c-di-GMP-I riboswitch aptamer from a marine eukaryotic metagenome, 78 nucleotides, folded computationally. The prediction has a mean pLDDT of 85. The model forms 95% of the base pairs in the Rfam consensus. The RNAcentral record of the sequence draws on MGnify.

RNA sequence: AAAGGGCAACCCACCGGAAACGGUGGGGCGCAAAACUACCGGCCUUAAGGCAUUUGCCAUGGCGGCGGGGUUACCGAA
Numbered sequence: 001a002a003a004g005g006g007c008a009a010c011c012c013a014c015c016g017g018a019a020a021c022g023g024u025g026g027g028g029c030g031c032a033a034a035a036c037u038a039c040c041g042g043c044c045u046u047a048a049g050g051c052a053u054u055u056g057c058c059a060u061g062g063c064g065g066c067g068g069g070g071u072u073a074c075c076g077a078a
Base pairs, nucleotide, nucleotide: 006031007030010027011026012025013024014023015022016021029065035071036070037069039068040067041066042063043062044061049058050057051056
């Protein structure tokens, strides 16, 4: 530090879900780990269940594009 290739915030459509959110397609904010992993902290959701019995609280449901840890990794021209 070039070119090729990779991922895809957000929006729209359809599908799943109680929700958070996820999947597929189109556009493309950005990303060199924006690949994988809920182990630690954080954040979001509360249908069922538990506690409280009044509205509330709790993850076993999620977020890896919130931080840390762990695992693995492409190209490299002039």